[in-house]
Context: one part of a larger RNA
RNA sequence: CUGGGCUUAAAGGGUGCGUAGGCGGGCCUGCAAGUGCUCCGUGAAAUCCCCCGGCUCAACCGGGGAACUGCGGGGCAUACUGCGGGUCUUGAGGAAGGUAGGCGCCGAGGGAACUGUAGGUGGAGCGGUGAAAUGCGUAGAUAUCUACAGGAACGCCGAUGGUGAAGACGCUCGGCUGGGCCUUUCCUGACGCUGAGGCACGAAAGCGUGGGGAGCAAACAGGAUUAGAUACCCUGGUAGUCCACGCCGUAAACGAUGCACGCUAGAUCGGUGCGGGUUUGACCCCGGAUCGGUCGAAGCAAAAGCGAUAAGCGUGCCGCCUGGGGAGUACGGUCGCAAGGCUAAAACUC
Numbered sequence: 001c002u003g004g005g006c007u008u009a010a011a012g013g014g015u016g017c018g019u020a021g022g023c024g025g026g027c028c029u030g031c032a033a034g035u036g037c038u039c040c041g042u043g044a045a046a047u048c049c050c051c052c053g054g055c056u057c058a059a060c061c062g063g064g065g066a067a068c069u070g071c072g073g074g075g076c077a078u079a080c081u082g083c084g085g086g087u088c089u090u091g092a093g094g095a096a097g098g099u100a101g102g103c104g105c106c107g108a109g110g111g112a113a114c115u116g117u118a119g120g121u122g123g124a125g126c127g128g129u130g131a132a133a134u135g136c137g138u139a140g141a142u143a144u145c146u147a148c149a150g151g152a153a154c155g156c157c158g159a160u161g162g163u164g165a166a167g168a169c170g171c172u173c174g175g176c177u178g179g180g181c182c183u184u185u186c187c188u189g190a191c192g193c194u195g196a197g198g199c200a201c202g203a204a205a206g207c208g209u210g211g212g213g214a215g216c217a218a219a220c221a222g223g224a225u226u227a228g229a230u231a232c233c234c235u236g237g238u239a240g241u242c243c244a245c246g247c248c249g250u251a252a253a254c255g256a257u258g259c260a261c262g263c264u265a266g267a268u269c270g271g272u273g274c275g276g277g278u279u280u281g282a283c284c285c286c287g288g289a290u291c292g293g294u295c296g297a298a299g300c301a302a303a304a305g306c307g308a309u310a311a312g313c314g315u316g317c318c319g320c321c322u323g324g325g326g327a328g329u330a331c332g333g334u335c336g337c338a339a340g341g342c343u344a345a346a347a348c349u350c
Stems, first nucleotide, its partner, number of pairs: 004321003007304002012318001014201004021194003025088007033081002035077008049065006091191001092188003095184005104176006110154001114150008125136002162169002206247006215241002220236004258317006266295007274287004299306002323350003332343004
């Protein structure tokens, strides 16, 4: 380079925005760079290939041809690509009107539970387990009632449901704010798709500074179990979990399935908004839009299965794979306060 792949065999980047680049809708027109035909010049000789010839043959040598697939220039062609001009509306965007939502940020408020403190009642146990013990309790616990304080999380609704690019998002109210969908088809007129680098976001744990600390709980201590028990069970318990600001940048970051667009039977359930019908109507019927599921024709697949939310049929662009171990390691580089992250081998071995 050609070819084959990436749900589960090796392989989709955690997610988005976007630079370069790659790719790009309908019609008309100009140019002729790519493209095709033709001509001219050049492409040294030798070599390679074909034919003929000379050494007795061959190697070797001589002659002729072809080739040198290239480069430069002239002419012709204009379908496609490109470049310039014009135009269009279906792609894309905008406008107006409507609509659902745990999307995000900030502030305020609320109740249940829990723990603590104070007080009342009460008087011997409580707690915990397979059974126990450690532990708590006559300095009055557990239980129960009242008050106060504190921190964290928001039961029912709740769903096979909704929103978000992903991570993720759930008490109530208010403020600020991003996106989606529907209707009208009013405006712009290809403004598009993807996206190496880059930038931003990114669960949990972890780190820095300052706060906070009810419950839970790595580490740790004790009690059990056991041959042992650095565990599983129990009683405690510190980081942490929470807040602010700043880092870290990972994950079974999963649909283990990149993004966008077009095309290819249906059936059914749910969310949202719209149109039409029924005398009114919140109910019902019909239609199509969008989002989320289930089943399934064709097709695909090694099978499981997928099947308009494709893993079907195509196009564009990006990422990635190439036997197992060594190893996501060493070294180097780079980022980080550190922990470590990213990039990423080889010897050797099967």